[in-house]
RNA sequence: GGAGGCAUAGCUCAGUUGGUUAGAGUACUUGCUUGACAUGUAAGGGGUCACUAGUUCGAAUCUAGUUUUCUCCA
Numbered sequence: 001g002g003a004g005g006c007a008u009a010g011c012u013c014a015g016u017u018g019g020u021u022a023g024a025g026u027a028c029u030u031g032c033u034u035g036a037c038a039u040g041u042a043a044g045g046g047g048u049c050a051c052u053a054g055u056u057c058g059a060a061u062c063u064a065g066u067u068u069u070c071u072c073c074a
Base pairs, nucleotide, nucleotide: 001073002072003071004070005069007067010026011025012024013023019057028044029043030042031041032040050066051065052064053063054062
């Protein structure tokens, strides 16, 4: 220098080729349980879906660019 992939909750990830409220596990907070912890159980908080623009009635999802990170080629 060229090509391709990844980016969604603190962490690991899902999200059906655009549509009705953005989810799971784990972690965190609180209650119950215990003499106290741990475990278990119930509830709750936490998201600019990397960023900017575009397409569309409607975008996490499609398009272009930027950035981050990984891999391959030279």
The RNA shown here (transfer RNA) has 74 nucleotides and comes from a Clostridia bacterium. It matches the Rfam family "tRNA". Rfam classes the family as a transfer RNA. It was read from a public genome assembly. Its mean pLDDT, the model's own confidence on a scale to 100, is 80. Taxonomically the source falls in Clostridia (Bacteria, Bacillati, Bacillota).